[in-house]
């Protein structure tokens, strides 16, 4: 520095149900596990979405970027 066939020790959590919050996308807490090796964190670029339509929200589990880190290979 580059990967992500194997392994430890663990982590996150989609539909779907319930509780709260919000006009809403949608966010929390609990239940659950469809998956993820950055599915950690950032709204900065472009998707998508929402309203009460502009100096305005959501989404980082859409996709680039920034950045930080766990194990193992590799060089």
């Nucleotide at each position: 520095c580059u990967c992500g066939c194997u392994c430890a020790a663990g982590g996150c959590a989609a539909a779907c149900c319930g509780g709260c919050u919000g006009c809403g996308a949608a966010g929390u807490c609990g239940g659950g596990g469809c998956g993820c090796a950055a599915a950690g964190c950032c709204a900065u670029g472009g998707g998508u979405c929402u309203c009460u339509a502009g100096u305005a929200g959501a989404u980082c589990g859409c996709c680039a970027g920034g950045u930080u880190g766990c194990c193992g290979a590799g060089a």
Model confidence (mean pLDDT): 86 of 100. The RNA shown here (c-di-GMP-I-GGC riboswitch aptamer) has 75 nucleotides and comes from a Planctomycetota bacterium. It matches the Rfam family "c-di-GMP-I-GGC riboswitch aptamer". Rfam links the family to the GO term cyclic-di-GMP binding. The source organism's lineage runs through Bacteria, Pseudomonadati and Planctomycetota. It was read from a public genome assembly, where an Rfam model found it.